[in-house]
RNA sequence: GGAGGAGGACAGGCUUGUCGCUGCCGGCUGGUCCGGUGGAGGAAAGUCCGGGCUCCAGAGGGCAGGGCGCUGGGUAACGCCCAGCAGGGGUGACCCUGGGAAAGUGCCACAGAAAGCAAACCGCCCCGGUUCGUCCGGGGUAAGGGUGAAACGGUGGGGUAAGAGCCCACCAGUUGCCGCGGCGACGCGGCAAGCUCGGCAAACCCCGUCCGGAGCAAGACCAAAUAGGAGGGUGCCACGGCCGGCCCGGCCAAUGCCCUCGGGUAGGUCGCUCGAGGCGGGCAGCAAUGUCCGUCCCAGAUGAAUGACAGCCGCCCGGCAACGGGAACAGAACCCGGCUUAUCGUCCGCCUCCCGUU
Numbered sequence: 001g002g003a004g005g006a007g008g009a010c011a012g013g014c015u016u017g018u019c020g021c022u023g024c025c026g027g028c029u030g031g032u033c034c035g036g037u038g039g040a041g042g043a044a045a046g047u048c049c050g051g052g053c054u055c056c057a058g059a060g061g062g063c064a065g066g067g068c069g070c071u072g073g074g075u076a077a078c079g080c081c082c083a084g085c086a087g088g089g090g091u092g093a094c095c096c097u098g099g100g101a102a103a104g105u106g107c108c109a110c111a112g113a114a115a116g117c118a119a120a121c122c123g124c125c126c127c128g129g130u131u132c133g134u135c136c137g138g139g140g141u142a143a144g145g146g147u148g149a150a151a152c153g154g155u156g157g158g159g160u161a162a163g164a165g166c167c168c169a170c171c172a173g174u175u176g177c178c179g180c181g182g183c184g185a186c187g188c189g190g191c192a193a194g195c196u197c198g199g200c201a202a203a204c205c206c207c208g209u210c211c212g213g214a215g216c217a218a219g220a221c222c223a224a225a226u227a228g229g230a231g232g233g234u235g236c237c238a239c240g241g242c243c244g245g246c247c248c249g250g251c252c253a254a255u256g257c258c259c260u261c262g263g264g265u266a267g268g269u270c271g272c273u274c275g276a277g278g279c280g281g282g283c284a285g286c287a288a289u290g291u292c293c294g295u296c297c298c299a300g301a302u303g304a305a306u307g308a309c310a311g312c313c314g315c316c317c318g319g320c321a322a323c324g325g326g327a328a329c330a331g332a333a334c335c336c337g338g339c340u341u342a343u344c345g346u347c348c349g350c351c352u353c354c355c356g357u358u
Base pairs, nucleotide, nucleotide: 001354002353003352004351005350007348008347009346010345012313013312014311016310017309018308019307021039022038023037024036025035026034027033028031041329045340046339048338049337050336051335052334053215054214055213056212065211066210067209068208069207070084071083072082073081074080085098086097087096088095089094099206100205104204105203106200107199108198121145122144123141124140125139126138127137128136129135153171154170155169156168157167158166172196173195174193175192176191177190178189179188180187181186219270220269221268222267229261230260231259232258233257234256235255240252241251242250243249277296278295279294280293281292282291283290284289315326316325317324318323
């Protein structure tokens, strides 16, 4: 100098003008007033996981259903994070993946004879036939060819009609046992067995583990009005029941009206933002993270604010300059922890490979 790998931070500033919006505090002259102060993000997004909080349900256990899945650790919890292990990729920094296919069922496009209790298209070998054409039929054979993403270990030797773990040696793998190291996944070493066993579980399934449901339109409170309800009061005619031989009268029921309770609509208040919180430092830990000390208060709207236009400075591009142009993705709605997706660019250290110079 070039090419890469992995991580962190930022996401224009000033407030100088003009005009606006909103939470809180203060002021008085009590006004749609004045002053002060706070006012979007790294993703506020997707709503995909996990938790807090709230209400409902619930003895305990199981079935069904769903999520997750190497090991150890972190955490309130997780499908997240950290550190490892194994397999795969890369010269490398580093990246990707993760229970079981040797329990059972199922599937494996096209091609191919055959895609799994294997299989004979060509070839090779044996036998029989023969119209003699290296033709036909039967059988053996997975060593060779061909097909395919994938064809039932590899090399060499023996063996055989030709072949084949059929047998043997070595190598690779698997399974079982033993020893050593590690908390563990696992690693290293030894012995035995010809055991050689394809892939897919984001197919069913098996094993382990976790999970009650709904969500701030949760939910709580105040409360005009209406329906239905409860209690009390009260009134005229007529009607019903009881007292009564009948009338008057009284009581009951029903109905109307009024009051109270209750109800809960409109409306309002709370929930609502101080929190697994930010910043700085110490300690423990490889780390994720935990703990301690100090310090700070940093949006809480509800027809829903956080804006618009100038100016100056800073950044990038073009230009000698004057000057011209550009600056992304996107915006809270109960609150946190993650993941994923979108994003013009700028800065900071760390690591790898290649080339050159000393």